[in-house]
Source information: Transfer RNA from Microscilla marina ATCC 23134, 71 nucleotides, folded computationally. RNAcentral holds the sequence, with entries from Rfam. Its Rfam family is "tRNA". Rfam classes the family as a transfer RNA. Its mean pLDDT, the model's own confidence on a scale to 100, is 83. The source organism's lineage runs through Bacteria, Cytophagia, Cytophagales, Microscillaceae and Microscilla marina.
RNA sequence: ACGGAUAUAGUUUAAUGGUAAAAUAAUGGUCUCCAAAACCUUUGAUGAGGGUUCGACUCCUUCUAUCCGUG
Numbered sequence: 001a002c003g004g005a006u007a008u009a010g011u012u013u014a015a016u017g018g019u020a021a022a023a024u025a026a027u028g029g030u031c032u033c034c035a036a037a038a039c040c041u042u043u044g045a046u047g048a049g050g051g052u053u054c055g056a057c058u059c060c061u062u063c064u065a066u067c068c069g070u071g
Stems, first nucleotide, its partner, number of pairs: 001070007010024004018054001026042001028040003047063005
C1' cells in the first nucleotide's frame, strides 16, 4: 500500500427491515444473630457522519478503532 473481518449495557453474547433480548455486574429489598447463597425490584447499550426506506443494530457509503491476510 492492497484485501478481508469485527464494533450492541461495566463484561459476555442475542436480535433474517417492524416495541433492542438475556446472563453476569451494580442499586435497593426479603430471608439470616451476621454474612454468603437463594428470591424479588430498579438502572444501564446499537463506534461516528451521511444515504436508501413508511420504517435501519440490520441494506449502501465515508471515517475511526481493533484483528487477520497478501506484498